[in-house]
RNA sequence: UGCCCCCUGGUGUAAUGGCAGCACAGAUGCCUUUGGAGCAUCUAGUCCAGGUUCGAACCCUGGGGGGGCAA
Numbered sequence: 001u002g003c004c005c006c007c008u009g010g011u012g013u014a015a016u017g018g019c020a021g022c023a024c025a026g027a028u029g030c031c032u033u034u035g036g037a038g039c040a041u042c043u044a045g046u047c048c049a050g051g052u053u054c055g056a057a058c059c060c061u062g063g064g065g066g067g068g069c070a071a
Stems, first nucleotide, its partner, number of pairs: 001070007010024004018054001026042005047063005
């Protein structure tokens, strides 16, 4: 310098263009002699900015970050 791939709660991972779900973690409560076990409830997310569309995590453009290949 060129090309390619990835980015979703704190972590990991789903989601035909149509209500963003699950697990772990965290908080609160219950249970319990106690508990890091069990049960219930709750908090928390689509990297950013535009565009297309009735509707975008998903499609398009630009940017940011990370990774790979070639030289």
Transfer RNA from a Gemmatimonadota bacterium, 71 nucleotides, folded computationally.
It matches the Rfam family "tRNA". It is annotated as a transfer RNA.
Taxonomically the source falls in Gemmatimonadota (Bacteria, Pseudomonadati).
RNAcentral records the identical sequence in 2 taxa.